[in-house]
Context: one part of a larger RNA
RNA sequence: CUGGGUGUAAAGGGAGCGUAGACGGACUGGCAAGUCUGAUGUGAAAGGCGGGGGCUCAACCCCUGGACUGCAUUGGAAACGGUUAGUCUUGAGUGCCGGAGAGGUAAGCGGAAUUCCUAGUGUAGCGGUGAAAUGCGUAGAUAUUAGGAGGAACACCAGUGGCGAAGGCGGCUCUCUGGACUGUAACUGACACUGAGGCACGAAAGCGUGGGGAGCAAACAGGAUUAGAUACCCUGGUAGUCCACGCCGUAAACGAUGAGUACUAGCUGUCGGAGGUUACCCCCUUCGGUGGCGCAGCUAACGCAUUAAGUACUCCGCCUGGGAAGUACGCUCGCAAGAGUGAAACUC
Numbered sequence: 001c002u003g004g005g006u007g008u009a010a011a012g013g014g015a016g017c018g019u020a021g022a023c024g025g026a027c028u029g030g031c032a033a034g035u036c037u038g039a040u041g042u043g044a045a046a047g048g049c050g051g052g053g054g055c056u057c058a059a060c061c062c063c064u065g066g067a068c069u070g071c072a073u074u075g076g077a078a079a080c081g082g083u084u085a086g087u088c089u090u091g092a093g094u095g096c097c098g099g100a101g102a103g104g105u106a107a108g109c110g111g112a113a114u115u116c117c118u119a120g121u122g123u124a125g126c127g128g129u130g131a132a133a134u135g136c137g138u139a140g141a142u143a144u145u146a147g148g149a150g151g152a153a154c155a156c157c158a159g160u161g162g163c164g165a166a167g168g169c170g171g172c173u174c175u176c177u178g179g180a181c182u183g184u185a186a187c188u189g190a191c192a193c194u195g196a197g198g199c200a201c202g203a204a205a206g207c208g209u210g211g212g213g214a215g216c217a218a219a220c221a222g223g224a225u226u227a228g229a230u231a232c233c234c235u236g237g238u239a240g241u242c243c244a245c246g247c248c249g250u251a252a253a254c255g256a257u258g259a260g261u262a263c264u265a266g267c268u269g270u271c272g273g274a275g276g277u278u279a280c281c282c283c284c285u286u287c288g289g290u291g292g293c294g295c296a297g298c299u300a301a302c303g304c305a306u307u308a309a310g311u312a313c314u315c316c317g318c319c320u321g322g323g324a325a326g327u328a329c330g331c332u333c334g335c336a337a338g339a340g341u342g343a344a345a346c347u348c
Stems, first nucleotide, its partner, number of pairs: 004319003007302002012316001014201001016199002021194001025088007034080001035077008049065006091191001092188003095184002098181001103177002107173003110154001115149007125136002162169002206247006215241002220236004258315006266293011297304002321348003330341004
C1' cells in the first nucleotide's frame, strides 16, 4: 500500500467559519475526452501456459496453438459519469406572520449575607476541636441595637427545564445584537454537503501593564495529631480569585460517540410552536428540541436502539504491540511557563 478499524480494547481534531479539493436533486436536447463495442497495426525471439513430438525416461530439445490482460489509429453506441444549452421545485436560501429562551455585548439599579469602621447597651469570656492549643478579649471582645464603608456572589423561583458551535450562560431594568423554531408558500432556482491548509473562538490555572481587594485561599507561619507529619484538623495568611487591555491555547475541552443526508416497530415524560375538537381543561394530529424504556438489527460483552453504536452514501480527522515517550533533536509559535509538530537506539 491493500485490507480492517476508531463509545469502554490503539484511534473523532476542543469547537466553528471557510479556501483548494472531493462529492452532489428532477426533466429534455447537443457533444463524445471517461465508459462500452467493431476493425486494423503493433505487442521481437527465447522463457512461461495448453496440445503434440525427439533423445530408453527425465532434465534438456523441437513443432504448434493460445496468451502477452497493453498501446496507437480508425468506425460506431449514448444508458451511466462528464461537459454544454434550456427547463423545474422537492434540497438550500430569502421574504412575511408569530411566540419561546441564564445566547452575546455595554451601562445602570437592588436586597440578603460576610468583613471592617463609628456610636449605644452590656460583662467575662469568645472562638475552635475527636479532645485541645495557637488566636481574639477588662486598652471592654463575643452577643445585641443604630448608622456607615467596601468588595464579591446572586437564596427561593430551579426543573435528566431553557439557550449557545463548543468553551459556556442564572438578581432586576435598559442599549446594541446573533441564532434556532412554528406557520405561510410570495421570491431565487441546486445556489447544496464536506472541508487538507487558513482564519477567528476557546474553562481553569498561568503571564504582562494598571486598578481593586469583602470573603475564600496555593505558598508561608503558628497550634495540634503522629514514631515522624514538609499532610489530613485548627488559628492566621500572600499571590490569586474581581475589573480593563494584551498574551497563553491547554483540560476526563466527555455523550470518552466528527459533520451531512436518507431509510428502519413502538410506549411514555417534558420544553417551544401550529391545526382540529372543546370553548375549560382534557383529548387527537403535526413540526422542532430534550429525557426514560424497548423490538428488529448491531455488539467481544457492557450496552446502543428514529437524539443509533442499525441499514447505506459523501467528505474530513485519527489508529496499526507494550515501554523508552508525547521524551530527544530540528522547526514554528510564546514575555515566560510552555504549546504544536514529533522520532530512534535499546528493551519485553